[in-house]
Context: one part of a larger RNA
RNA sequence: GCCGGCGACUUAUAGGCACUGGCAGGUUAAGACGAGAAUGUCGAAGCCAAAGGGAAACCGAGUCUGAAUAGGGCGUAUUUGUCAGUGUUUAUAGACCCGAACCCGGGUGAUCUAACCAUGUCCAGGAUGAAGCUUGGGUGAUACCAAGUGGAGGUCCGAACCGACCACCGUUGAAAAGGUGGCGGAUGAGGUGUGGUUAGGGGUGAAAUGCCAAUCGAACCCGGAGCUAGCUGGUUCUCCCCGAAAUAUGUUGAGGCAUAGCGGUCAUGAUUAUAGCUGGGGGGUAAAGCACUGAUUCGGUGCGGGCUGGGAGACCGGUACCAAAUCGAGUCAAACUCAGAAUACCCAGUGGACACAUGGCCAGUCAGACGGUGGGGGAUAAGCUUCAUCGUCGAAAGGGAAACAGCCCAGACCACCAGCUAAGGUCCCCAAAUCAAUGCUAAGUGGGAAAGGAGGUGGGAUUGCAGAGACAACCAGGAGGUUUGCCUAGAAGCAGCCAUCCUUGAAAGAGUGCGUAAUAGCUCACUGGUCAAGCGAUCCUGCGCCGAAAAUGAACGGGACUAAGCAUUGUACCGAAGCUGUGGACUUGUUUUUAACAAGUGGUAGGGGAGCGUUCUGUUUUGGGAGAAGCAUUAGCGAGAGCAGAUGUGGACGAAACAGAAGUGAGAAUGUCGGC
Numbered sequence: 001g002c003c004g005g006c007g008a009c010u011u012a013u014a015g016g017c018a019c020u021g022g023c024a025g026g027u028u029a030a031g032a033c034g035a036g037a038a039u040g041u042c043g044a045a046g047c048c049a050a051a052g053g054g055a056a057a058c059c060g061a062g063u064c065u066g067a068a069u070a071g072g073g074c075g076u077a078u079u080u081g082u083c084a085g086u087g088u089u090u091a092u093a094g095a096c097c098c099g100a101a102c103c104c105g106g107g108u109g110a111u112c113u114a115a116c117c118a119u120g121u122c123c124a125g126g127a128u129g130a131a132g133c134u135u136g137g138g139u140g141a142u143a144c145c146a147a148g149u150g151g152a153g154g155u156c157c158g159a160a161c162c163g164a165c166c167a168c169c170g171u172u173g174a175a176a177a178g179g180u181g182g183c184g185g186a187u188g189a190g191g192u193g194u195g196g197u198u199a200g201g202g203g204u205g206a207a208a209u210g211c212c213a214a215u216c217g218a219a220c221c222c223g224g225a226g227c228u229a230g231c232u233g234g235u236u237c238u239c240c241c242c243g244a245a246a247u248a249u250g251u252u253g254a255g256g257c258a259u260a261g262c263g264g265u266c267a268u269g270a271u272u273a274u275a276g277c278u279g280g281g282g283g284g285u286a287a288a289g290c291a292c293u294g295a296u297u298c299g300g301u302g303c304g305g306g307c308u309g310g311g312a313g314a315c316c317g318g319u320a321c322c323a324a325a326u327c328g329a330g331u332c333a334a335a336c337u338c339a340g341a342a343u344a345c346c347c348a349g350u351g352g353a354c355a356c357a358u359g360g361c362c363a364g365u366c367a368g369a370c371g372g373u374g375g376g377g378g379a380u381a382a383g384c385u386u387c388a389u390c391g392u393c394g395a396a397a398g399g400g401a402a403a404c405a406g407c408c409c410a411g412a413c414c415a416c417c418a419g420c421u422a423a424g425g426u427c428c429c430c431a432a433a434u435c436a437a438u439g440c441u442a443a444g445u446g447g448g449a450a451a452g453g454a455g456g457u458g459g460g461a462u463u464g465c466a467g468a469g470a471c472a473a474c475c476a477g478g479a480g481g482u483u484u485g486c487c488u489a490g491a492a493g494c495a496g497c498c499a500u501c502c503u504u505g506a507a508a509g510a511g512u513g514c515g516u517a518a519u520a521g522c523u524c525a526c527u528g529g530u531c532a533a534g535c536g537a538u539c540c541u542g543c544g545c546c547g548a549a550a551a552u553g554a555a556c557g558g559g560a561c562u563a564a565g566c567a568u569u570g571u572a573c574c575g576a577a578g579c580u581g582u583g584g585a586c587u588u589g590u591u592u593u594u595a596a597c598a599a600g601u602g603g604u605a606g607g608g609g610a611g612c613g614u615u616c617u618g619u620u621u622u623g624g625g626a627g628a629a630g631c632a633u634u635a636g637c638g639a640g641a642g643c644a645g646a647u648g649u650g651g652a653c654g655a656a657a658c659a660g661a662a663g664u665g666a667g668a669a670u671g672u673c674g675g676c
Stems, first nucleotide, its partner, number of pairs: 001676006011093013025048003031042003052059002062074004096234002099231001103224006114198009123188001125157003128153001132149006161185003165182005200216001202212003209218001237611006247260005261365002263362007276350006288337002293333003297329005304322002306319005368393010398409003413584004418580003424574003427559003433571001435570006446561001452546002456543010473530005479503003485497002509524001513522002585601007612665001614662010630649005636643002
């Protein structure tokens, strides 16, 4: 891991409610009688009901409050009980099952290990050479020196022995701590044998919370004990009906509860509630506005101030500075509003498909997610966060979006090799247009992106020039006063400053650019000619271009496409579990009641209803060695749980109907036992 067996809402008592039954007031309890564990007969003590109100005394169809005969509260009239059984739910018990870590009590442990006590035992070999002593030297005597002797030491090297610093191996090991190679101590605070002592909030500890039998921040065993677990996991047959919530408030509350909200079920209810429509309301949001409160730009007037002139001062002047107030023009606001929508909300009427209200009982829900819209927070970030409102998912399958809970379409009772459509599509993959019309795009744009940039290209508008000849190109002119004046070394159209005239003319600037030291030179504006028909400028707009760098190729699902791209139209077709058709099942309602009609039948938590099957018991019926149960195979029946038949095997017990009682249904619980 698989297979098989076992494996979780029970039981008792009490209360609530529903249903069924008895009685109409109901009923007995203990106990007694009885052969009695009879569902028999007694047994009203007691309980509930029949009257309430008040804290109570008490009063009583009333009573309490109150000074009250007022008013008000709770009652009466308006009515139903009670005793059992069944179901469900609540309470108390282990209370659906499994699961702690812990706490407490009583015991068992020092054969492991820690320390200690008693008594034994062990430490190859080598090295070093303390004190002391002897002899010699030495001294006045000591001291001191040398040689020898001697054999000290938590001394040195190093086996046994004890330990455990490093590396590798081992890591379902050879081993629940080892192996190999190095390593430390090795006469000591040494190692070790045997016997003994200390015990669990206790011991022992050269102290690591170490060790106390592979267990130690409190050993182990049994018991309290089925501790408790607002936590995790699991919780076993079928069909039918309805069907949520992830919110509010409170909470030592936040992943738990309680009440309300939302679900189910039963009863009751008045033409009650609601969508829509009609009528009537209040508002201060959006947009807007500036009348208020504030903010705010420019201009006019300009209080006051600054600066400044005159004056001894009073004071009188100037001002291109600041600027109150006011006027004109232009703006801004969640905490501004003179005005002011759409929606929404409230009331009334109408409406009658669908619902609604109240009460009893039974729940679940209190982590929500994304999308649209209106806001707050954030950075007008987040698959961010927090409100409001709507939708979907949650609890929803089907079609589309390549794939894709929350997007678009659409809500699956069942069957069909029938039809029509939605979103979305119609060249191939791939069902259906290589459909029609008019344009656009040349970028594979389509099929990812900004500021910004550009004689890409289509459409529109305004305006200028133009057969008295425009635009472009080419030919020619582009002059004189004058080198204007100033400045300057120079300044001559062209460093700079001022001025910017006149003349001749078809036209020609006191000069557009290049150029020179300054001139010169080239060129432009402007004019004539040639040519010949359109040429410029600005704005709006469609589709494109650049901007455009990342790690396998990866920014159409692919092939491929110049339409099979984009825009505007049109007509077909495809396309879903939508709608229709045909047949069938079920639910609810209505009526003419297994008949017809109408509406319906997605579903998690959850509520309600109806059934199937297992074991045992009772009653009745009945099968079986001419073959029961069980097992295997198998073309039947039923909506399903399931139920039959046949054949084989098997070899002795079964089955049905109606009742009753439950150790009553297995795939999951790191379930449990067995097998493989």